This is a predicted structure of a 74-nucleotide RNA (transfer RNA) from Archaeoglobus fulgidus DSM 4304.
Lineage of the source: Archaea > Methanobacteriati > Methanobacteriota > Archaeoglobi > Archaeoglobus fulgidus.
Rfam family: tRNA. The family's RNA type in Rfam is transfer RNA. Gene Ontology term of the family: triplet codon-amino acid adaptor activity.
The coordinates come from a structure-prediction model, not an experiment, and the mean pLDDT is 83.
The sequence is in RNAcentral, with records from ENA, GtRNAdb, MGnify and Rfam.
A source record names the gene tRNA-Ala-GGC-1-1.

RNA sequence: GGGCCGGUAGCUCAGUCUGGUAGAGCGUCGCCUUGGCAUGGCGAAGGCCUGGGGUUCAAAUCCCCACCGGUCCA
Numbered sequence: 001g002g003g004c005c006g007g008u009a010g011c012u013c014a015g016u017c018u019g020g021u022a023g024a025g026c027g028u029c030g031c032c033u034u035g036g037c038a039u040g041g042c043g044a045a046g047g048c049c050u051g052g053g054g055u056u057c058a059a060a061u062c063c064c065c066a067c068c069g070g071u072c073c074a
Stems, first nucleotide, its partner, number of pairs: 001073007010026004020057001028044005050066005
């Protein structure tokens, strides 16, 4: 320098193909249960999706550029 994959909640990842109000598990907080803890049950908070531009009535999703990580080639 080039090819491919990835960047979404505190963490690990879905969702992208097929555009239409952003989800799960774990964790955190509150309540119930216990003499207390653990387990279990119920509930809540927390991200406008790496940045910029474009297309569109509408973009995490499609297109372009850049940045970061992984991997392969040189």